[in-house]
Parts: sequence; C1' cells; structure tokens
RNA sequence: GCGCCAGUAGUCCAGGAGUUAAGACGCUUCCCUGCCACGGAAGUGACCCGGGUGCGAAUCCCGGCUGGCGCA
Repeated sequence: GCGCCAGUAGUCCAGGAGUUAAGACGCUUCCCUGCCACGGAAGUGACCCGGGUGCGAAUCCCGGCUGGCGCA
C1' cells in the first nucleotide's frame, strides 16, 4: 500500500430482509432476613464519526477513524 471482518448501555452480546433496539451482568429503589448473602418486583442506561439516498436509516451507499486477520 491492497483486500476482508468488526465497532450497539459501565461490561458481554442479539438484531442488521428499512418503520418501537432484545437479553445477561452491573447500578438504583422496594420486598424478603435479626444483619449480610441468595431470591423476588420495579427502574436505569446504547447503535464509532461525517455525508448521501429515501416519507422514514442502527440497518442501504460513499468517505473517515479505531481494532483484528490476510497479502505484498
């Protein structure tokens, strides 16, 4: 330098066929208990950045950034 893959809550990860973003752990409050832990209920919080297409983009297209793999 070229090619491929990935980037989603504090962490791990699903979805990606365009129309409400799922789950687990964590955190907060409450219940339970003499206290803690376990268990139960409710809540909290996310689409890497810019542009394009489109009624509508996390999703499609272009560019960039970061990481991984391969080739040279």
This is a predicted structure of a 72-nucleotide RNA (transfer RNA) from a Candidatus Pacearchaeota archaeon. It matches the Rfam family "tRNA". About the family: Transfer RNA (tRNA) molecules are approximately 80 nucleotides in length. It is annotated as a transfer RNA. The coordinates come from a structure-prediction model, not an experiment, and the mean pLDDT is 81. The RNAcentral record of the sequence draws on ENA.